């Protein structure tokens, strides 16, 4: 130094849920405040890819299909703090 595993410290993030003059949105979802299930990448990336959600709109057609909308706390890619055995 690399890989694997894993204590401690400084810190960081923050699911469900609740609230919003109900703020934005068709919806999914996002945003703000609270909250604390968890996370060593729960940092960044959604025109590099897979996967998942939604269907305003479009297409075929009466019930389906499809992102130009979203999700990074699903996989993945990129970057990366600390230092004991």
């Nucleotide at each position: 130094c690399a890989c694997g595993a894993c204590a401690a410290a400084c810190g960081g993030c923050a699911a469900a849920c609740c609230u919003g003059c109900u703020u934005c949105g068709a919806a999914a979802g996002a945003c703000a405040g609270g909250g604390a299930c968890g996370c060593a990448a729960a940092g960044c990336u959604a025109u590099a890819g897979g996967g998942c959600c939604u269907u305003a709109c479009c297409c075929c057609c009466a019930g389906g299909g499809g992102a130009u909308g979203g999700c990074a706390g699903c996989c993945a890619g990129c970057c990366g703090c600390c230092g004991a055995a």
The prediction has a mean pLDDT of 75. Predicted 3D model of an 85-nucleotide RNA (c-di-GMP-I riboswitch aptamer) from Saccharibacillus brassicae. The model forms 100% of the base pairs in the Rfam consensus. NCBI's taxonomy places the organism under Bacteria, Bacillati, Bacillota, Bacilli, Saccharibacillus. RNAcentral holds the sequence, with entries from Rfam.